[in-house]
RNA sequence: GCGCCGGUAGCUCAACUGGAUAGAGCAUUUGACUACGAAUCAAAAGGUUACGGGUUCGACUCCUGUCCGGCGCG
Numbered sequence: 001g002c003g004c005c006g007g008u009a010g011c012u013c014a015a016c017u018g019g020a021u022a023g024a025g026c027a028u029u030u031g032a033c034u035a036c037g038a039a040u041c042a043a044a045a046g047g048u049u050a051c052g053g054g055u056u057c058g059a060c061u062c063c064u065g066u067c068c069g070g071c072g073c074g
Base pairs, nucleotide, nucleotide: 001073002072003071004070005069006068007067010026011025012024013023019057028044029043030042031041032040050066051065052064053063054062
């Protein structure tokens, strides 16, 4: 340099053939329980879906440019 895959919550990952308000587990915070903790239960908070542009009534999803990471080829 070329090709392929990926980038979504603090971390690990979902999200169907484009459709409703983007979810789960862990972690965090609060409450319950307890003599106090741990464990367990309940709840809450947490997102520019890497960034820009385009298509569409509607984009995490499709097209396009850039950036970052992984793998392969040279």

Transfer RNA from Solobacterium sp., 74 nucleotides, folded computationally. Its Rfam family is "tRNA". By type it is a transfer RNA. The organism belongs to Solobacterium, within Bacteria. Its mean pLDDT, the model's own confidence on a scale to 100, is 80.